Predicted 3D model of a 71-nucleotide RNA (transfer RNA) from a Candidatus Omnitrophota bacterium. Rfam family: tRNA. It is annotated as a transfer RNA. Its mean pLDDT, the model's own confidence on a scale to 100, is 80. NCBI's taxonomy places the organism under Bacteria, Pseudomonadati, Candidatus Omnitrophota.
RNA sequence: GCGGGUGUAGUUCAGUGGCAGAACGGGAGCUUCCCAAGCUCUUAAUGGGGGUUCGAUUCCCCCCACCCGCU
Repeated sequence: GCGGGUGUAGUUCAGUGGCAGAACGGGAGCUUCCCAAGCUCUUAAUGGGGGUUCGAUUCCCCCCACCCGCU
C1' cells in the first nucleotide's frame, strides 16, 4: 500500500428500518448477630461525519480504532 472483518452500558454479548435488551459489574434498600447468598429498585450504551428514508443502531459512502490475510 491492497483486500476482508469488527465497533451497542464499566465488561462480555444479543438484537431489529419504528420500543435498545440480557448477564456480570457499580449504587441504595430489605433480609441476617455478622459475612456470603437471595430479593427489590436504580445506574449506564448503538465509534465520528454525511447520504437514502416519513423514520437509521440497522441500508449506502467516507473517516477513525482494532483484528486477519496479501504485498